[in-house]
RNA sequence: UAAGCAGACCAGAUGGCCGCGCCUGCUCGUGCAGGUGAGGAAAGUCCGGGCUUCACAGGGCAGGAUGCCGGAUAACGUCCGGUGGAGGUGACUCCAAGGCCAGUGCAACAGAAACAAACCGCCAGCCGGAUUCCGGCUGGUAAGGGUGGAAAGGCAGUGUAAGAGACUACCGUCCGUCUGGCAACAGGCGGGGCUAUGUAAACCCCAUCCGAAGCAAGACCAAGCAGAGAACGAUAAACCGGCCCGGUUUGUUCUCAGGUGGGUCGCUGGAGACUGUUGGCGACAGCAGUCCAAGAUAGAUGGCCAUCGCCCUGCAUCGCAGGGAACAGAACCCGGCUUACCGGUCUGCUUAUAAG
Numbered sequence: 001u002a003a004g005c006a007g008a009c010c011a012g013a014u015g016g017c018c019g020c021g022c023c024u025g026c027u028c029g030u031g032c033a034g035g036u037g038a039g040g041a042a043a044g045u046c047c048g049g050g051c052u053u054c055a056c057a058g059g060g061c062a063g064g065a066u067g068c069c070g071g072a073u074a075a076c077g078u079c080c081g082g083u084g085g086a087g088g089u090g091a092c093u094c095c096a097a098g099g100c101c102a103g104u105g106c107a108a109c110a111g112a113a114a115c116a117a118a119c120c121g122c123c124a125g126c127c128g129g130a131u132u133c134c135g136g137c138u139g140g141u142a143a144g145g146g147u148g149g150a151a152a153g154g155c156a157g158u159g160u161a162a163g164a165g166a167c168u169a170c171c172g173u174c175c176g177u178c179u180g181g182c183a184a185c186a187g188g189c190g191g192g193g194c195u196a197u198g199u200a201a202a203c204c205c206c207a208u209c210c211g212a213a214g215c216a217a218g219a220c221c222a223a224g225c226a227g228a229g230a231a232c233g234a235u236a237a238a239c240c241g242g243c244c245c246g247g248u249u250u251g252u253u254c255u256c257a258g259g260u261g262g263g264u265c266g267c268u269g270g271a272g273a274c275u276g277u278u279g280g281c282g283a284c285a286g287c288a289g290u291c292c293a294a295g296a297u298a299g300a301u302g303g304c305c306a307u308c309g310c311c312c313u314g315c316a317u318c319g320c321a322g323g324g325a326a327c328a329g330a331a332c333c334c335g336g337c338u339u340a341c342c343g344g345u346c347u348g349c350u351u352a353u354a355a356g
Stems, first nucleotide, its partner, number of pairs: 001352010012308007020037007039327001043338002046336005051214004063210005068082005083097001084095004098205002103203002105199003119145002121141009153171002156168003172194001173192008218265004225258001227256006236250005272291008310324006
C1' cells in the first nucleotide's frame, strides 16, 4: 500500500421563532414563567423473567420446548470458555452436535441388484464350430466397469485358476485397559477381522424443563339508572308554560348492595445509569462515589429560518451554485434473539507485495 477478519461507537452541531404533552411555581378570569420530552433498533412479538389475577395436597397422562461439556444469570432456546466436526493460506467463521441392532415409515429416477446383488467383466471345467479364436452350458468370483446421495470398511501387498479381511502393515471402527482432564474428550497399549446404507427440523424412544392468562393484567372511587330496606306522605307530592278549575300519575328523602359513563392508582427509582476499583481468560460478580433521564390514553415529542460540518454533481479550482443525509418512532418494565438501516469513526489482528 492492497485485500480482508474481529470488536466497539456515532446516528449532524449551535442559535432564533411558532406549535404540542407532562411536571413545578405564580395567578386562579384566563394564562404566564421555568424545567423536561424516543431508539439502536422504541420494530417483529420469537424466547426468558419481574409484576398482577385465577387455579393448585401430592403424583400422573396429554401437549410444548430443549438436547456435546463446564460455567454465567432472576431466568432463558441467550451469553462466555472449552470439546468434536465443517470451511478458509490465515486472522477467523459456522454447527438443534442424544438415540436408526426398541419398533414403524420413507428412499423418486437411474441401476442387474437398495433388509439386498452376477448386467458387463475375470477364471476353471465340459460341449460344438474352428487357426491364435468364437458361441453355449455348469460352477467360482464383489478385484475392475457402469448406475446412484448411498453397492457390503479404505488403501497397499501376500495369496489364488480368478478372487475374497482368506492373511499382513497403515488408517478408520468396536471392545478392554492405562495416562491427562471437573467434564465433553484426547493420547498410548493390547485385542476382535469388522452383521451390514441414509433419514429422527419422519413418527418415535430417552433425559431435562414448563400451571393458565396477560397492564385492555389488576386495585380503588363513583354520577345516572334498574334493585333491597327504613322514614315521611293521601288534609300529601309531581306533571299538564304563570294562577284557578279540571285531568293524569304515585311519590319524596336517607341507607345498603351492584358498578355504566367518568376518574384515581398500577406508571416508571429500576435485576437503574455512569465513573473508578477489585476478582475472573471471559460471560459476569463485589465494593465505593455521583446522578435521576418521556410517561401520553386516541395517544405530545413537530415545522420554518440562519450559520457551520459531511457526501455527490456541475462550473471551474485559495471558491461558487445546485442537490442529498438512512432505518424507523415509546405505551407496564427488564434480559436476549432476529430483522431493517444513508454515511462515518476508532481499536486489535491476518495475508500478500515493496522498502529499510
This is a predicted structure of a 356-nucleotide RNA (Bacterial RNase P class A) from Lachnospiraceae bacterium 38-10. Rfam family: Bacterial RNase P class A. Rfam classes the family as a ribozyme. The prediction has a mean pLDDT of 75. It is recorded under the gene name rnpB. RNAcentral records the identical sequence in 2 taxa. NCBI's taxonomy places the organism under Bacteria, Bacillota, Clostridia, Lachnospirales, Lachnospiraceae. The model forms 95% of the base pairs in the Rfam consensus.